[in-house]
RNA sequence: AGGGUUUGAUCCUGGCUCAGAACGAACGCUGGCGGCGUGGUUGAUACAUGCAAGUCGAACGGGAACGUUUCCUUCGGGAAACUAGUAUAGUGGCGGACGGGUGAGUAACGCCUGAUCAACCUGCCCUUGAGAUCGGGAUAGCCAUUCGAAAGAAUGGGUAAUACCGGAUAAGACCACAGUAUCGCAUGAUAUAGUGGUAAAAAGGUUGGGAUCUUCGGACCUUCUGCUCAAGGAUGGGAUCAGGUUCUAUCAGCUUGUUGGUGAGGUAAUGGCUCACCAAGGCUUUGACGGAUAGCCGGCCUGAGAGGGUGGACGGCCACAUUGGAACUGAGACACGGUCCAGACUCCUACGGGAGGCAGCAGUGCUGAAUUAUUCGCCAAUGCGCGAAAGCGUGACGGUGCGACGCCGCGUGCGGGACGAAGGCUUUCGGGUUGUAAACCGCUGUCAAGAUAUAGAAAACUGGUGUCGUUAAUAGCGGCAUCACUGAUCAUAUCUAAAGGAAGCACAGGCUAAUCUCGUGCCAGCAGCCGUGGUAAUACGAGAUGUGCGAGCGUUGUUCGGAAUUACUGGGCAUAAAGGGUGCGUAGGCGGUCUCGCAAGUUGGGUGUGAAAGCCCCCUGGCUCAACCAGGGAAUUGCACUCAAUACUACGAGACUUGAGAGUGAAAGGGGCAAGUGGAAUUCCAGGUGUAGCGGUGGAAUGCGUUGAUAUCUGGGAGAACGCCAAGGGCGAAGGCAGCUUGCUGGGUCACUUCUGACGCUGAGGCACGAAAGCUAGGGGAGCGAACAGGAUUAGAUACCCUGGUAGUCCUAGCCGUAAACGAUGGGUACUUUGUCACGGGGAGUCUGAUCUCCUCGGGGCCGUAGUUAACGCGCUAAGUACCCCGCCUGGGGAGUAUGGCCGCAAGGCUAAAACUCAAAGGAAUUGACGGGGGCUCACACAAGCGGUGGAGCAUGUUGUUCAAUUCGAAACUACGCGAAGAACCUUACCUGGGCUUGACAUGCUAGUAGUAGAACCCUGAAAGGGGAACCACCGGUAUCCAGUCCGGAGCUAGCACAGGUGCUGCAUGGCUGUCGUCAGCUCGUGUCGUGAGACGUUGGGUUAAGUCCCGUAACGAGCGAAACCCUUGUCGUCUGUUGCUACCGGGUCAUGCCGGGCACUCUGGCGAGACUGCCGGUGUUAAACCGGAGGAAGGUGGGGACGACGUCAAGUCAUCAUGGUCCUUACGCCCAGGGCUACAAACGUGCUACAAUGGCGAGUACAGAGAGCCGCAAUACCGCGAGGUGGAGCAAAUCUUCAAAACUCGCCCCAGUUCAGAUUGGAGGCUGCAAUUCGCCUCCAUGAAGUCGGAAUCGCUAGUAAUCGCGGAUCAGCUACGCCGCGGUGAAUACGUUCCUGAGCCUUGUACACACCGCCCGUCAAGCCACCCAAGCUGGGAGCACCCGAAGUCCGACGCCAAUAGUUCGGCCGAAGGUGAGUCUGGUGAGGGGGACUAAGUCGUAACAAGGUA
Repeated sequence: AGGGUUUGAUCCUGGCUCAGAACGAACGCUGGCGGCGUGGUUGAUACAUGCAAGUCGAACGGGAACGUUUCCUUCGGGAAACUAGUAUAGUGGCGGACGGGUGAGUAACGCCUGAUCAACCUGCCCUUGAGAUCGGGAUAGCCAUUCGAAAGAAUGGGUAAUACCGGAUAAGACCACAGUAUCGCAUGAUAUAGUGGUAAAAAGGUUGGGAUCUUCGGACCUUCUGCUCAAGGAUGGGAUCAGGUUCUAUCAGCUUGUUGGUGAGGUAAUGGCUCACCAAGGCUUUGACGGAUAGCCGGCCUGAGAGGGUGGACGGCCACAUUGGAACUGAGACACGGUCCAGACUCCUACGGGAGGCAGCAGUGCUGAAUUAUUCGCCAAUGCGCGAAAGCGUGACGGUGCGACGCCGCGUGCGGGACGAAGGCUUUCGGGUUGUAAACCGCUGUCAAGAUAUAGAAAACUGGUGUCGUUAAUAGCGGCAUCACUGAUCAUAUCUAAAGGAAGCACAGGCUAAUCUCGUGCCAGCAGCCGUGGUAAUACGAGAUGUGCGAGCGUUGUUCGGAAUUACUGGGCAUAAAGGGUGCGUAGGCGGUCUCGCAAGUUGGGUGUGAAAGCCCCCUGGCUCAACCAGGGAAUUGCACUCAAUACUACGAGACUUGAGAGUGAAAGGGGCAAGUGGAAUUCCAGGUGUAGCGGUGGAAUGCGUUGAUAUCUGGGAGAACGCCAAGGGCGAAGGCAGCUUGCUGGGUCACUUCUGACGCUGAGGCACGAAAGCUAGGGGAGCGAACAGGAUUAGAUACCCUGGUAGUCCUAGCCGUAAACGAUGGGUACUUUGUCACGGGGAGUCUGAUCUCCUCGGGGCCGUAGUUAACGCGCUAAGUACCCCGCCUGGGGAGUAUGGCCGCAAGGCUAAAACUCAAAGGAAUUGACGGGGGCUCACACAAGCGGUGGAGCAUGUUGUUCAAUUCGAAACUACGCGAAGAACCUUACCUGGGCUUGACAUGCUAGUAGUAGAACCCUGAAAGGGGAACCACCGGUAUCCAGUCCGGAGCUAGCACAGGUGCUGCAUGGCUGUCGUCAGCUCGUGUCGUGAGACGUUGGGUUAAGUCCCGUAACGAGCGAAACCCUUGUCGUCUGUUGCUACCGGGUCAUGCCGGGCACUCUGGCGAGACUGCCGGUGUUAAACCGGAGGAAGGUGGGGACGACGUCAAGUCAUCAUGGUCCUUACGCCCAGGGCUACAAACGUGCUACAAUGGCGAGUACAGAGAGCCGCAAUACCGCGAGGUGGAGCAAAUCUUCAAAACUCGCCCCAGUUCAGAUUGGAGGCUGCAAUUCGCCUCCAUGAAGUCGGAAUCGCUAGUAAUCGCGGAUCAGCUACGCCGCGGUGAAUACGUUCCUGAGCCUUGUACACACCGCCCGUCAAGCCACCCAAGCUGGGAGCACCCGAAGUCCGACGCCAAUAGUUCGGCCGAAGGUGAGUCUGGUGAGGGGGACUAAGUCGUAACAAGGUA
């Protein structure tokens, strides 16, 4: 410090989300030790049990017992002394107002900061002064009696005090009177002198002493302590004020003790604090009143800071103590462990009545999404209460236990150790990794365990002894020294033994460090966001490995951060969310120039305060370090006071003219209101002329018309709107304003620079205006025209189109108050380069006028500089640079909706949420794609032609169906005479049946093997196979030869590795191929432009078949394509002449290059030439190029072919081949026989043959090219009607063989199902082949079907082309070939042209598309689910009001002879809870109703996005 996520990509806007830190946490897995902290956040829920506040006998009257000893005894016991003036109930004093807990209430002087009290109190403590006198009557305890279950209570008797009461005294104090002085901040305060008055007390208590006295109790003295009055201090409290302190306006008005006064009461004290009377005030948009929530602060968490969140532990303040009320006592309370009353609850009860309050420490139950400890020890320390003290008490505190809840520290070993062990995982099979990790060797000993030893928290308290001071004193008290005593709970050191007892958790797709294998197969699951999983998942689960942290690690929750995403620091509003429809104006905010004053803001210095703890700093210290603790410092940015400064702002005073306004003069204008008036058009009425139609549309129909329309003429009526002028021109605040005339009236502009003298700008609320539609009432109504009706269109058409037509549109009066009310741009002021157009004024110049030129003011436009902007754009009329004021925004949807309030006659308007849901929604621009957008151009794309298909029969392929099987693949164009250039067996992959199992085929290993391998032959069988078997081997070595033996090879047998698979996946792939398309495109380098995606280049003007070339140009070049190079064909030359040729010479034949020469020609096939817009003319930009011409065999790429850019279609092929993965392994492999791939209701594609006379048949007669040929082509000849047969010359080929048909000539047929056509069927044959039945081809004879030119629709072709005619080849035994690939023969027609159909290219435009229009997407209905709103009602809660009743209690009054005190009784005011009533606010629930959100594949349409097909 940022990252991920909207898009095909980009920039921006904008939300969501992540990485960080933290926690009183919880959950999951795991868990060795210690230190320091911390621990019911929920129910202020209910509580069993124990403890948490007592103490003083040195205030008082009393005064035991246990026990011990002695005595007596009736042996049961009794008495005395000691215990002991001890324990201690009671009276009395002090303390129970502190300490401890909790956060319910409280939005408040409750808290915080700072002031004030001249309006106050303060026990205990400290200092000072004065005093402490004389008396009195009770009462508890106790004793006796009584009531009650208990708690407790009553009566009588007697008693004490530091308990209570009266009198005296009064230096201070207080009150009254009347002075003086000083001071202050208003009331006043302080000091001081005088007079009068008022109010005290415990002669107490006690240790010690014994100079004095004694009734022997003590007095008295002394010390200490206590008491009374007064003054001061300290501490603690009370009261007041200023400022600060959450959300809500869908809470806008609140208030009657309310605001003030006078008087009284009350209080420690001011005060409506309370009361009587008087007045009518007080608070509030600077947010009163109401509602919701909440203890406040120091601090804590986070953050760079400013801020935001929070208030647990510790510290300060407040409030509360079962709920509500009340007072008493007291220095202090309206009192947590006090009292009284009322309510709820619990317990006891003899039913009459009583008792209780853990939000003290432990502990328990229920509740709670989840969660929090011991019914521990001790007063040793620190502190508190009481006491003179010892001491007692203390769940405060100090400790312990439990919990990884947090922070901090330590450990789980260290060094060596490669054969890189085994095992695991993985692998490309070589290895890699786990991994120096282990084993093994050496070393060490923290912690835990055991043993031994020893400090400190105790420098304190208390007691003893000694000494010093005080004192009359050796007492007491105080100081010092020394000795003794007091420990709940903790620590450290040494030794023993042994690596022994001690590691997990999460993650590994990106963000984010870290990857592989297996399993699963949109399943199971993961997920913080994006997303992942549909058979090769780095994302699920497991394993291996790695990464991070580590006694913890993850998850969840919450807060801050990142988030400049509420913007003070530090954001915005033309189009992303956001300028109010417009003006006037109130409060408020802001405000021109000069001078003086003041000092509020502002700035500087000083003083006080800002508690401690905490944060921060320290070369400070203490625990071994750290956490932790202690010391010091700084800081605490604040508040208050004070002293200065005076630039700016404010305030006060004075002046000014430029802002603003006024005056005079002038001109412009659809500015407004009212009245009047005009012509054109439309329609209606009346009449004339006139006749069959009119009208309307894409085309029609409804409609009107023979009762006379439309058309036309004349006359009359009605209402509404104002042509031309007229213009991005004018006016107005906006809405808006248009014939003409008149009247009334608003605003602006210019000129002059005469007057006033800042009078200004903006403007929350408020007021006014405000298009259209709509509403109310009354008029009016020609045209137009929602609704409605009819006609069309359509699948439908509640629409678009047509014919009609009501409200309305118009006027008057009144409502409504909204619009894309738009410049999507609030108002004002100032400043900032230019150009240009038009509108309204003024001025100068040209002698004057017109005109022209220049300057200037105001308003209206366009282009554009700087600048700005995300870009588009804006640009002196800013969206630039600044200031002032107002309004508004904070992701999309839900929703401008619900509810409440206000307004409205209604329609509705204004204000305005939430639940829930999504990860986007959006702006601008870019590249594509698309458009029933535009422009340019091309193509047998259309058109012009020729011939077909679609109809028939047959062939062939496909679908479908059938079947045991009809093997598989190919599917719009780009599958369908396609793979297949040839299925009778084979092929063959399919089916049935029969067989084989290391296999039909390859390699390796182990073992065996001489009658072995091989194998005639035999048996069985359909064959494969199975069984037997005569005969019978081969090679190398063992030194050489021979023989034998042995070993090895080959082969075979058995076994193991493996073979094999046309099984699956073409969506895992390679290779190859199709298609767009032989279309002209597709890109790159450098540079430039742009924030960027990208653009330019490649666009433009011409031209071309072409991104072909030229010109222009922020481009300059280049590459892949196009072209060319290659093959073939067309002309010529040259070379070559056999198997080709034969002009010439010669020979020969019936005839023929038949033969010898020959190589001229043709030809063969090598090498060359030729064509390049090269030349001429014209056009064109002096270009490229085009048109025409010459020459030429050929002319503008001469014809044809091969050649196919970047890419698209997850196009095709795992069945050509190769190949990853996966599956089968006595079978999904292999062999064999037979069958099937050839089936046949039906449909489609591609072809063949025809339908005839441009023909058929018969006869005659010509002319090719390219190929093929030895398992071959086969001549002549003979046989057969023929297919063919017999036979075999020649030829491995320019030699031999195979070879034309149409055409042409002659004749017949005469338009018919024929002398057309040939299907089908019967018969007879031929050929191939083991084999022709399923299932071949051919021939002959006979038979002679459909078919007479083909509906909708559709295909090919632009010249040697279409059409037509035959020939050859591959495959192949044969053939289904009419297919395919080639070859030549004959040989046309037409193209005006580019409007339309199809496809394509370039430019441009729109877009909500990018899987790219086969796109996207809207609404109803149907289904499921979720939250919400309304609702007859039902049922809770809160706060208040009115009335009734009225406890306790304070206060007041009355009663008893008077007064005081106390008590009793009665009455009154107030008064909690309770009751009743009418309303109000807010929850829960609710039949039914309503819309909304969401949910792969439901229904109906197609509203929007392109001109989205009606913008």
Description: This is a predicted structure of a 1511-nucleotide RNA (small-subunit ribosomal RNA) from a metagenome. The sequence is in RNAcentral, with records from SILVA. Rfam family: Bacterial small subunit ribosomal RNA.